A computed fold for a 78-nucleotide RNA from a Pirellulales bacterium, annotated as c-di-GMP-I-GGC riboswitch aptamer. It was read from a public genome assembly, where an Rfam model found it. Model confidence (mean pLDDT): 90 of 100. Of the family's consensus pairs, 90% are formed in the model.

RNA sequence: AACCGAAAUGGCAAACUGACCGCGAGGUCGGGACGCAAAGCCAUGGGGCUCGCGAGCGAGCCCGCCAGGCUGCCGAAG
Numbered sequence: 001a002a003c004c005g006a007a008a009u010g011g012c013a014a015a016c017u018g019a020c021c022g023c024g025a026g027g028u029c030g031g032g033a034c035g036c037a038a039a040g041c042c043a044u045g046g047g048g049c050u051c052g053c054g055a056g057c058g059a060g061c062c063c064g065c066c067a068g069g070c071u072g073c074c075g076a077a078g
Stems, first nucleotide, its partner, number of pairs: 003078001004075002011036002016031006034064001040070003044067003047062006
């Protein structure tokens, strides 16, 4: 230093919900915890979803769907 994930310090926050924004998917703040060792960030490839318009096509949303990239706390056994 890497794999790895015992322990410890902490961290994040699903569903639901209040307010607000958006045509919408959804987002922000608050409450709330299902869970998460990257549930931190990136829409790059798949995938799901929305709008125009029913297709092509175009414009969007989801990183807590799967991959990938970047960064990060701690340090047991191996």